Annotation:
The part of an RNA shown here (small-subunit ribosomal RNA, 5' domain) has 473 nucleotides and comes from Pontivivens insulae. The full RNA is in RNAcentral, with records from ENA and SILVA. The coordinates come from a structure-prediction model, not an experiment, and the mean pLDDT is 87.
[in-house]
Context: one part of a larger RNA
RNA sequence: GAACGAACGCUGGCGGCAGGCCUAACACAUGCAAGUCGAGCGCUUCCUUCGGGAAGAGCGGCGGACGGGUUAGUAACGCGUGGGAACGUGCCUCUCUCUACGGAAUAGCCAUUGGAAACGAUGAAUAAUACCGUAUACGCCCUUCGGGGGAAAGAUUUAUCGGAGAGAGAUCGGCCCGCGUUAGAUUAGUUAGUUGGUGGGGUAACGGCUUACCAAGACGACGAUCUAUAGCUGGUUUGAGAGGAUGAUCAGCAACACUGGGACUGAGACACGGCCCAGACUCCUACGGGAGGCAGCAGUGGGGAAUCUUAGACAAUGGGGGCAACCCUGAUCUAGCCAUGCCGCGUGAGUGAAGAAGGCCUUAGGGUCGUAAAGCUCUUUCGCCUGUGAAGAUAAUGACGGUAGCAGGUAAAGAAACCCCGGCUAACUCCGUGCCAGCAGCCGCGGUAAUACGGAGGGGGUUAGCGUUGUUC
Numbered sequence: 001g002a003a004c005g006a007a008c009g010c011u012g013g014c015g016g017c018a019g020g021c022c023u024a025a026c027a028c029a030u031g032c033a034a035g036u037c038g039a040g041c042g043c044u045u046c047c048u049u050c051g052g053g054a055a056g057a058g059c060g061g062c063g064g065a066c067g068g069g070u071u072a073g074u075a076a077c078g079c080g081u082g083g084g085a086a087c088g089u090g091c092c093u094c095u096c097u098c099u100a101c102g103g104a105a106u107a108g109c110c111a112u113u114g115g116a117a118a119c120g121a122u123g124a125a126u127a128a129u130a131c132c133g134u135a136u137a138c139g140c141c142c143u144u145c146g147g148g149g150g151a152a153a154g155a156u157u158u159a160u161c162g163g164a165g166a167g168a169g170a171u172c173g174g175c176c177c178g179c180g181u182u183a184g185a186u187u188a189g190u191u192a193g194u195u196g197g198u199g200g201g202g203u204a205a206c207g208g209c210u211u212a213c214c215a216a217g218a219c220g221a222c223g224a225u226c227u228a229u230a231g232c233u234g235g236u237u238u239g240a241g242a243g244g245a246u247g248a249u250c251a252g253c254a255a256c257a258c259u260g261g262g263a264c265u266g267a268g269a270c271a272c273g274g275c276c277c278a279g280a281c282u283c284c285u286a287c288g289g290g291a292g293g294c295a296g297c298a299g300u301g302g303g304g305a306a307u308c309u310u311a312g313a314c315a316a317u318g319g320g321g322g323c324a325a326c327c328c329u330g331a332u333c334u335a336g337c338c339a340u341g342c343c344g345c346g347u348g349a350g351u352g353a354a355g356a357a358g359g360c361c362u363u364a365g366g367g368u369c370g371u372a373a374a375g376c377u378c379u380u381u382c383g384c385c386u387g388u389g390a391a392g393a394u395a396a397u398g399a400c401g402g403u404a405g406c407a408g409g410u411a412a413a414g415a416a417a418c419c420c421c422g423g424c425u426a427a428c429u430c431c432g433u434g435c436c437a438g439c440a441g442c443c444g445c446g447g448u449a450a451u452a453c454g455g456a457g458g459g460g461g462u463u464a465g466c467g468u469u470g471u472u473c
Base pairs, nucleotide, nucleotide: 001473002472003471004470006469007468008467009466010465013345014344015343016342017341018340019338020337021303026301027300028299030298031297032296035062036061037060040059041058043056044055045054046053047052069256070255071254078181079180080179081178082177083176084175087173088172092169093168094167095166096165097164098163099162100134101133102132103131110123111122112121113120114119140149141148142147154161155160182228183227184226189219190218191217194216195215196214197213198212199211200210201209231253232252233251234250235246236245237244238243258279259278260277261276262275281292282291283290284289309335311334312333313332317331318329319328320327321326348378349377350376351375358369359368360367361366382414383410384409385408386407387406388405392400417462418461419460420459421458422443423442424441428457429456430455431454432453438445439444
């Protein structure tokens, strides 16, 4: 000098754009953050112009694996980059073929009944795009090549929306490998499913992934193992560069969701707002038993030098469901708070004395503040008041918002501070103090004329900021 997710002190007019718990991955009151479909199904209630419509719980489908948060763990094929073969892929696109005949249940509802509650139990009856069987099989799977196995679902307002099998694509993902990826040797040996093989099993898939047997290997001073620290990257910052430091916001990847473990469902999870078990904590209880998980958005307590509203809207963009209308969406878009940063603007302009008053200094002549003020002549950015008033939307639909902008009016009117002035380093005198009080980044000032302390006048610098502290180069 530059930079900052900064903090502190003094000060503070406006706008635009951005940013805002770096600490306790500490604990959380309250509200909201994932629903939707009646064009899959039966039932109940309500309305009815008797055509039908609406609501409710339930069965069923799709979605809750996305989006959003956080950085605890992780030194690892986790990430970056470049390759690879033994894989999967709902929704989407294309192609071919099919969509036939039957059956048994079950929830809701009803009856009885247990419990404080959470939640159940028994019986009877019922529907489906829920479940099961049969038939069929171009292509599909298995095969000892003889053969064997395997589908479907309908709805309808007649416009359509669907269902099954197979093949191809696209997208996304799983897996493997080369290279790169912090410090410590005051960590030198480490390893038994360990290293390899064979057989069995398992997976979507390769593989000690797993298991039995066999062999005794495998890694390591080119640093294994252990310990400490840490999410990685694009980037950011500094620097002429090389390099150093860093990984907030935005984007990609990974991991996590009270702590630990586990699987279920599913195309996809070992699943933040799903389930089960254990633990800690909090809450309810009739003491028998139950409920919960903000590292979602706000917000609270706590910690801390320190970091915001319990806001509006789905108008736009996007996502889920739906044929659609539409519904949901704390994603998102906006508004609120904060000089936290960057950028822009203003706090007036012109004229005005050999120069008012006043302050300060003085060699007492004067000098200086100083064209500064006053006065005169103007202007109206910003602000304030009034009117008008968008784009963002494509026919309709605008939270923002009566916002931005535009027009008129108003009056210089409402708007300047902070640090410094011994040298480094731009800027000097007087008074007070007297090694005191104090200053200080370094050198150093202060013990009676201190340009270094405190005040004043003057000056220098930056400016809605200025200075200090911290960190990096």